[in-house]
RNA sequence: AGAGUUUGAUCCUGGCUCAGGAUGAACGCUAGCAGUGCGCCUGAGAUAUGCAAGUCGAGCGUUGUCCCGACGGAUCCCGCAAGGGGCUCGUCGGGGAAGCGGCGGACGGCUGAGUAACACGUAGGGACCUACCCCAAGGUAAGGAAUAGCUCAUCGAAAGAUGGGGUAAUGCCUUAUAGUCCCCCGACGUCACGUCGGGGGUAAAGGAUUUAUUCGCCUAGGGAUGGACCUGCGGCUUAUCAGGUAGUUGGUGAGGUAACGGCUCACCAAGCCUAUGACGAGUAGCUGGCCUCAUGAGGGUGGUCAGCCAGAGGGGGACUGAGACACGGCCCCCACUCCUACGGGAGGCAGCAAUCAGGAAUCGUCGACAAUGGGGGAAACCCUGAUCGCGCGACACUGCGUGUAGGAUUAAGCUCUAACGAGUGUAAACUACUGUGGUACAGAAAGAAGCCUUCGGGCUGACGGUACUGUACUAGAAAGGGGCCGCUAACUGCGUGCCAGAAGCGUCGGUAAUACGUGGGCCCCAAGCGUUAUCCGGUUUUAUUGGGCGUAAAGGGUCGUGUAGGUGGGUAGAUAAGUUAUCUUUGAAAUUCAGAGGCUUAACCUCUGGUCUGGAGAUAAGACUAUCUGUCUAGAGUUUCUUUUAGGGUAAGCGGAACUGAGUGAGGAGUAGUGAAAUGCGUUGAUACACUCGGGAACACCAGUGGCGAAGGCGGCUUACUGAAAGGAGACUGACACUGAGACACGAAAGCUAGGGUAGCGAAGCAGAUUAGAGACCUGCGUAGUCCUAGCCCUAAACGAAUGUUCGCUAGCUGCAUUGCUCCCGCAUUUAUGCGGGAUUGGUGUGGCGUAGGUAACCCGUUAAGCGAACCGCCUGGGGAGUACGGCCGCAAGGCUAAAACUCAAAGGAAUUGGCGGGGAGGCACACAACCAGUGGAACAUGUGGCUUAAUUCGAUACAAACCGAAGAACCUCACCAGGGUUUGACAUCCCGCCUUAUGUUCCCUUCGAAAGAAGGGAAUUGCGUAAGCGCGGCGGGACAGGUACUGCAUGGCUGUCGUCAGUUCGUUCCGUGAGGAGUGCCCUUAAGUGGGACAACGAACGCAACCCCCAUCGUAUGUUACAAGUAUCAUACGAAACUGCCCCCGAUAUUAUCGAGGGAGGAAGGAGGGGCAGAUGUCAAGUCAGCAUGGUCCUUAUACCCUGGGCUGCACACAUGUUACAAUGGGAAGAACAAUGGGUCUUGCUAGCUCGCGAGAGUAUGCGAAUCCCUUAAAUCUUCUCUCAGUUGGGAUUGGAGUCUGCAAUUCGACUCCAUGAACUUGGAAUUGGUAGUAAUCGCGGAUCAGUCAUGCCGCGGUGAAUACGUUCUUGCCUCUUGCACACACCGCCCGUCAAGCCAACAAAGUCACUGGCAUUCGAACUCCGAUGUAUAUCGGGGGAGAGUACUGGUGGCGAUGAGGGUUAAGUCGUAACAAGGUAUCCCUACUGGAAGGUGGGGAUG
Repeated sequence: AGAGUUUGAUCCUGGCUCAGGAUGAACGCUAGCAGUGCGCCUGAGAUAUGCAAGUCGAGCGUUGUCCCGACGGAUCCCGCAAGGGGCUCGUCGGGGAAGCGGCGGACGGCUGAGUAACACGUAGGGACCUACCCCAAGGUAAGGAAUAGCUCAUCGAAAGAUGGGGUAAUGCCUUAUAGUCCCCCGACGUCACGUCGGGGGUAAAGGAUUUAUUCGCCUAGGGAUGGACCUGCGGCUUAUCAGGUAGUUGGUGAGGUAACGGCUCACCAAGCCUAUGACGAGUAGCUGGCCUCAUGAGGGUGGUCAGCCAGAGGGGGACUGAGACACGGCCCCCACUCCUACGGGAGGCAGCAAUCAGGAAUCGUCGACAAUGGGGGAAACCCUGAUCGCGCGACACUGCGUGUAGGAUUAAGCUCUAACGAGUGUAAACUACUGUGGUACAGAAAGAAGCCUUCGGGCUGACGGUACUGUACUAGAAAGGGGCCGCUAACUGCGUGCCAGAAGCGUCGGUAAUACGUGGGCCCCAAGCGUUAUCCGGUUUUAUUGGGCGUAAAGGGUCGUGUAGGUGGGUAGAUAAGUUAUCUUUGAAAUUCAGAGGCUUAACCUCUGGUCUGGAGAUAAGACUAUCUGUCUAGAGUUUCUUUUAGGGUAAGCGGAACUGAGUGAGGAGUAGUGAAAUGCGUUGAUACACUCGGGAACACCAGUGGCGAAGGCGGCUUACUGAAAGGAGACUGACACUGAGACACGAAAGCUAGGGUAGCGAAGCAGAUUAGAGACCUGCGUAGUCCUAGCCCUAAACGAAUGUUCGCUAGCUGCAUUGCUCCCGCAUUUAUGCGGGAUUGGUGUGGCGUAGGUAACCCGUUAAGCGAACCGCCUGGGGAGUACGGCCGCAAGGCUAAAACUCAAAGGAAUUGGCGGGGAGGCACACAACCAGUGGAACAUGUGGCUUAAUUCGAUACAAACCGAAGAACCUCACCAGGGUUUGACAUCCCGCCUUAUGUUCCCUUCGAAAGAAGGGAAUUGCGUAAGCGCGGCGGGACAGGUACUGCAUGGCUGUCGUCAGUUCGUUCCGUGAGGAGUGCCCUUAAGUGGGACAACGAACGCAACCCCCAUCGUAUGUUACAAGUAUCAUACGAAACUGCCCCCGAUAUUAUCGAGGGAGGAAGGAGGGGCAGAUGUCAAGUCAGCAUGGUCCUUAUACCCUGGGCUGCACACAUGUUACAAUGGGAAGAACAAUGGGUCUUGCUAGCUCGCGAGAGUAUGCGAAUCCCUUAAAUCUUCUCUCAGUUGGGAUUGGAGUCUGCAAUUCGACUCCAUGAACUUGGAAUUGGUAGUAAUCGCGGAUCAGUCAUGCCGCGGUGAAUACGUUCUUGCCUCUUGCACACACCGCCCGUCAAGCCAACAAAGUCACUGGCAUUCGAACUCCGAUGUAUAUCGGGGGAGAGUACUGGUGGCGAUGAGGGUUAAGUCGUAACAAGGUAUCCCUACUGGAAGGUGGGGAUG
């Protein structure tokens, strides 16, 4: 620091996603050690158990009861006695329990529910309190009455309560005294409760003791500490919350408080807050800090630590006290739990542990007061879940380790492999070494300061026998997780086959997956690694730094008037608010940063410095902004005169054309309408024509990118009233200005209300057409409406080229309108004026082009979309949706304001290349047209589909499959079917074992059999080598063979097709941000990207053409087998010739070039002479795995191989390609004439001649391996005869009989011959094919394959030999340019809406449930206030009061039959609305209407 993703590609806009860091985390897999931190984020849910606040006997009584000690008395036992023991009483001392009293339980600890607030942060202020502590001063006198404990009694299950009696104090009370304290009065005063004087009021407590003191107590003062109150400023969302407030705002007086104050009350006034967001709703503890970031600005967050606040099951309340409205105090209500004898009671872990629940999720019912700190105490000491420690948890950060060195036969295994090898990999094994760690043993802290003391000394460590140190032994117990298509570092095998699955985004998977699963290998991090969640970043994607608004989202319809607000001309002075400088003070500590230091290092900790960007105050400066005071005229405006503009507005009146209705006349069959028609009108007289009268609406020409208006909009003429603007000449005001949230006003068309009017037009409606349908387009009628008056509505593509207003600046050129200055000309005159024209130049307005510059591009460009300033409006991915709900407006239609859930990874703009168009232009082709002959109808042949079958093997399927693969299916072929057989195999190579002169080879025979084959017999024979053995062969086994099995969508090769169409590209250069373009476009021309001209292009390549072959003419050479001879024909070989080259003119054009169905010459041939060969870049996943080759897959006693028979030939049918015909331009008979190409045997070909047969053919025999011989008589044609228009002497199918030939074999299933038979068919519907000249048509001949042949097919050869082409409108195909596009799988494209089905979320909804407010009213606990009762722990009354009930009314949320729309979902239905002129141009607003897209009317836009 960026990257991926919209497209065929590009640039832009724009969203989505990723790489980073972080966490009080959780989950998955894994796990060696240590240190330091951290650990209920959810149910402020409920809690068993233990502990977390006590202490003081130096304040007090008591010691009943218990223990210990001392003394004394009485008594009992033992003892001679001394004495000992027991029991009991009294006194004293010590300890323990309960009580009175004092201090502390307001700290410490926990939590974050509430709170949007003076709660917090920061900076200030004055009207206050403060126990313990400190300083300094004074005092501590005399009395008294109670009460708990205790005792007696009663009630109760208990908790506890009540009564009688008696008792103490540092408890309580009275009296005295004091002042610098409090109250009142007076005086002075600098007006500060300062000083002075007088009156009144209020104090105290004692304890200990070594008798020297000490600890207390009271009074008032000061300090310190802590607290209370007030104020400025600062920090959330929402206007779909716009008005709120009655103690409310202020005053006076009183009460109350520690204290100011509506804090409370009485009275008076009517204020106060609010668009700079009051009030309401939602959310939330605040901060130091923490995370991130460019260490910026920001954004997010507030766990641990620290400061403040708030809370203690929910709610209320006070008491005590220095301090509380009190977490481990009290009272009451509510909910819940527990005990109960049912009468009543008890309780509050958001303290430390712990339990249950909730949850993705968060620890031990541990040790100690040793340290630090706190409470009490004189102290010892006691208490302390504060704290210090240990434990659990990879939750985080940090450090260490899992060895080090050597070690190749590169071991084995595994994986891959082209089978050679490669990888894992010095990795391991193995050898040597080390010891962080581990185990064992030994030693062993600091943390300790204090306290006690007989002054000698003694005692105190939870952690912990821990850290640490030493010795010995030990490579031993210690590596995983994620990833490997791109982003993003890292590749291969197998399995799977749109399945299973993956996925953060793009996407991957349909049989060769580097993307799924798995193995190997590799990459990254490492005791962790991934995933998920959240935050910041990237994201300039909310833009202050730092974005935009013509077309991408976005300028309000006009901003027209104008409020608040924002901004604002020159000059002089003053002030000092902003601003700048200096100083003071504050900004807690911790954290961050820098430098040091301490733990072995680091994390961690300590010290010092800096930072804390901020606030407040003081002083100074005076430029700029601001404020105030003067002044000026350049901005702006007022006014006078003058010139001018006009569809500006309102009202009234008038006019002509057209239309229509009525009347009259005349006239006589149609008219009207359309693509074509019909409905309609018309003999009851239409239309057309003439005249007269009436009616309503709109104003032709002028008329113009001309005018006016803020916009909407405004058009006949005249009048009245009225608004505005521009130019010129003066005078005046003196910044009066610009913009403008709200507000007000205007606002096309449609529509609404009421009343008129209604000629034409015309939604709806009714008919007629069209159509598959036609709720449309077209036609005929036609109602609202269109018009007027009055009032609403308030929206448009309300747009300029989708462009807010104002001001300034920045090249020009050229129009138009209007108005000035200067100059010139003409005319008229009154001679200085009027009218007209022109030139230069200046304003104002309105157009076209264009520079710089801008822009993604298109384009804009002094009328900016350029460069700047001011203000307003608006935008932030697409859809959902301008929709729902709410509010405001409206009579309604509806308008304005305006979301979310859900869903997608795009949606979009401009431009590019293609393709396409029922867009345009140009051109070509047997493409159409013209002409000829056909196909489609018949019969047959052949092929295909279908059907059938045991099998009818397989492939080819629009053109570009279908007489195609197949240039020959009776067997074979053969791949198919049935049956019979074989299994290293019919064929190749290798290995092992056995057999070796027989199990070998050759020949013959027999049996079985359909054959293949199986079994058996006989005869002959026997390689090389001296031998061992080898070779050949056989049998058995193993590698392997074999496969017309699959995949042509894994392939090679070959082929078809567009298309013999004229195209397709490259190098350099230029243009463009780029895709791309130019070149190759334009003009002319050509069969042609053929050639020429011009040109930001210049050259070149593959195609075109030419070179090659055949034919046509000639020449030369040669002369076999041609030929009588000769070389004329003929044959072979080589060469010449044709190139618009020549001439001429004409026409076309700018000329060259070129063209002409213009001509001439020469020539065999004249305009590429005719034909062939040759097929650019590419397209169709076109065809072929069955020609061949080949990857992968599959079969291996079978999908291989052999054999017999069958099948490929099967037949209701359909299609394709052909043959023969339907006859007289013909059939039949007889006779006669003229070709060319080819083919033919050494393993049997072509066969002459002769004989036989009606014939197919047979027999015999000759020539020829062929310019020699044979096939080989060509036929149409010509001549003569016959048939005479018929289903025939046309036509020959079909069938019967008799034969011939080939072949092992003609039954399924061959061809041919003869005799007989004699079907359909009389020129073929819709439709469709070929052909432009030696062509079509017609006639025969030859060849390949081949034993024969189903060949009428195919490939060749020659004979005879036409017709027609005006032309390019139409059909088909193609080429080029241009245009539109929402297409790019490219129109066989894309795509819209209803309906049907599944799923999802939200809306409405009768209602229902829950929560939370308001108002009214009733009841009302504790407590408090007031009052009364002549007594006071009392009673009564009144006010407030948590809460409860009732009625009404809001808000929020859950569910909800059903309803309506929305979204989404590979292959549902109906149409085809949009994109091309999308087949009726589209779209906007509005109204009506229709299954649906939609249609129609009115006005508007061009996108």